[in-house]
Context: one part of a larger RNA
């Protein structure tokens, strides 16, 4: 000299783009961070309102409307994405490269082939029972794309024979036959041509969305191996599911993964085993490199989710805002019993040098549901806040010598602040006022038109193009124009050498300085203050770290 998530002190106009609990993965109040489908399904409300009937004229009963709306519920899909943290992890965790002949994949997209026919239930809902709650129990009713039979299938999976072909000699794929297993769900829109009833309805046609097997892909996931990956030998020997084989089990899937038996293996000075720190990485920092030091932000991968354990569901979890058992802490209680988990986004208290609002908005990019509209999204996109940083900008410009007043010095002649100031002439960046005023907005739906598909069809439905309409949190912002005005807008540290900058004055080895040399004990350029000066600049010193 560069650098930093900094912080400390003085200071402190505005803008733009980052950045912002390094400590206690301490413990949290309140709100919100994951829900959506009525085109799956039953039952189906209530106030308020309209009309009916009955009467005791304000009550009872039926209807309608609200409404095929939603509060509850079954269903389905999603909730294993998205956000956060870095505790653990020295490990196939991570990086690189490869291997699967040892595997698995909703949701997509292409293909193929079905989508028949039956059946007990059960929640909501009545009704009743215990409880302070939280909640739970019994009876009774009733659907379904919720469950369960049955048919049916092959280019699927298994077994059986044959057969070339490859081969890492275990084997695989492929072809041919036989056998044997395995499925399901229906919902919307429109017609009346076809079946039916009979004249618009349907169980029928017709189109869309679906749903079962089954194949290929795309994309994600597991799993295995070579390779690199801190320091400590003042850690020198470690291991009995340990090493290997057999055979069963187990997983999607290999394999002591487990398990029964037999063998006695395997590991280590090229550091086993143990201890200590620690997420890995792309990358940043620095540095001429070569190396050093580092992993905040961003993106990749991992691991976690009050601790410790375990499943269940599922295409994917051993699941951050799911269950369950154990504990620790809070908190409610009617003392029997019960609730909770911010390392999600605000926020709170506590540590601590030290780190922000309990805002705005789904407009846009992504994501979930859904056919759609549209919902939902503290993901994300914007404000606020903070000089924390990195960048632009400004505190004016020209002219102005009686070298003004004052200050400080002085050899008392004067020098110096210093064209600085005033004055006069401009200009209009920022700020403050006034007027106008965007792009981010195209999709998607709604309407027209045209063209294609399917269909008996000029319905309809699907789709393409074209036009119009409709949507902004941010924000009356960004930008633009004008108005007056030099006004609103400079500090800090330094000045003995190293090092750019010197004189008075007070102090008197005291007070004090101070990075190292070192300064102060009566003329201190080194301590205080003052006039000058030097450097940097909305900042400028220290003070930590790191090269």
């Nucleotide at each position: 000299g560069a650098a930093u998530g900094a912080a400390c002190g003085c200071u402190g106009g505005c803008g733009g783009c980052g950045u912002g609990c390094u400590u206690a993965a301490c413990a949290c109040a309140u709100g919100c961070a994951a829900g959506u489908c009525g085109c799956a399904c039953g039952a189906g409300a209530a106030c308020c309102c309209c009309c009916c009937u009955g009467c005791u004229u304000g009550c009872a009963g039926g209807g309608g409307a609200u409404a095929g709306u939603a509060a509850a519920g079954u269903g389905g899909c999603g909730c294993a994405c998205g956000g956060g943290u870095g505790a653990g992890u020295a490990a196939c965790g991570c990086g690189u490269g490869g291997a699967u002949a040892a595997u698995u994949u909703g949701c997509c997209u292409c293909c193929g082939a079905a989508u028949c026919u039956g059946g007990g239930a059960u929640a909501a809902c009545c009704c009743u029972a215990c409880g302070a709650a939280a909640g739970u129990g019994g009876g009774g009713c009733u659907a379904a794309u919720a469950c369960c039979g049955g048919a049916u299938a092959a280019c699927a999976u298994c077994c059986c024979a044959g057969g070339g072909u490859c081969c890492a000699c275990g084997g695989a794929a492929c072809c041919u036959g036989g056998g044997a297993u395995c499925a399901a769900a229906g919902g919307g829109u429109g017609c009346c041509u076809c079946u039916a009833c009979a004249u618009g309805u349907a169980a029928g046609c017709u189109u869309c969305c679906g749903u079962u097997c089954g194949g290929a892909g795309a994309g994600g996931a597991g799993u295995c191996c070579g390779c690199g990956u801190a320091c400590c030998a003042u850690u020198a020997g470690c291991u009995u599911g340990u090493u290997g084989g057999u055979g069963a089990g187990g997983u999607a899937a290999c394999g002591g993964c487990c398990c029964a038996c037999c063998a006695a293996g395997g590991c280590a000075a090229c550091g086993a085993u143990g201890g200590u720190u620690a997420g890995c990485u792309g990358g940043u920092c620095u540095g001429a490199g070569a190396g050093g030091a580092u992993g905040g932000c961003c993106a990749g991968c991992c691991a976690c989710a009050c601790u410790g354990g375990a499943a269940c569901u599922g295409a994917c979890a051993c699941a951050c805002g799911g269950u369950c058992c154990a504990g620790a802490c809070u908190c409610c209680u009617a003392c029997g019993g019960g609730a909770g988990g911010c390392a999600g986004c605000a926020g709170u208290g506590a540590g601590g040098a030290a780190u922000c609002u309990u805002g705005c908005g789904c407009a846009a990019u992504g994501g979930g549901g859904g056919a759609a509209a549209c919902c939902c999204u503290g993901a994300c996109g914007c404000a606020g806040c903070a000089a924390c940083g990195c960048c632009g900008c400004g505190u004016g410009a020209g002219u102005g010598a009686u070298g003004a007043a004052g200050g400080c010095c002085u050899u008392c002649g004067g020098g110096u602040c210093g064209u600085a100031a005033a004055g006069c002439u401009c200009u209009g960046u920022c700020a403050a006022g006034u007027g106008g005023g965007a792009a981010g907005a195209a999709c998607c739906c709604g309407c027209c038109g045209c063209g294609a598909g399917u269909a008996a069809a000029u319905a309809g439905c699907u789709u393409g193009c074209g036009g119009c309409g409709c949507u902004g949190a941010c924000g009356g912002u960004a930008c633009c124009a004008c108005u007056g005005a030099a006004g609103g807008a400079a500090g800090c540290a330094c000045c003995g050498g190293c090092u750019a900058a010197c004189u008075c004055c007070g102090u008197g080895c005291c007070a004090g300085c101070a990075g190292c040399c070192g300064c102060g004990g009566u003329a201190a350029u080194a301590c205080g203050g003052a006039g000058g000066g030097u450097g940097c600049a909305a900042g400028c010193g220290u003070u930590a770290u790191u090269c």

The prediction has a mean pLDDT of 81. This is a predicted structure of a 547-nucleotide part of an RNA (small-subunit ribosomal RNA, 5' domain) from a metagenome.